The RNA shown here (transfer RNA) has 75 nucleotides and comes from a bacterium. Model confidence (mean pLDDT): 81 of 100. It matches the Rfam family "tRNA". By type it is a transfer RNA.
């Protein structure tokens, strides 16, 4: 140097053909419970959806630039 696939919570991912309020699970915080940890059970906490732009009434979802990672050709 070309082609693909990923990027959403602190961590792993989900989110169907663009729709009404972004979601689990683990974790973090508080409380039951126990003599006291662990388990467990209630509550809470949790995002500029990589970054800038464009299409659109409406974008996490389509497009396009870039930036990160991973593969796979080439040299």
């Nucleotide at each position: 140097g070309g082609g693909c696939c990923c990027u959403u919570a602190g961590c792993u991912c989900a989110g169907c053909c663009g729709g009404u309020u972004a979601g689990a699970g683990c974790g973090g915080c508080g409380g039951a419970c126990u003599c006291a940890u662990a388990a467990u059970c209630c509550g809470u906490u949790g995002g500029u959806c990589g970054u800038a732009g464009g299409u659109u009434c409406a974008a996490g979802u389509c497009c396009u630039a870039c930036a990160g990672g991973g593969c796979c050709c080439a040299c």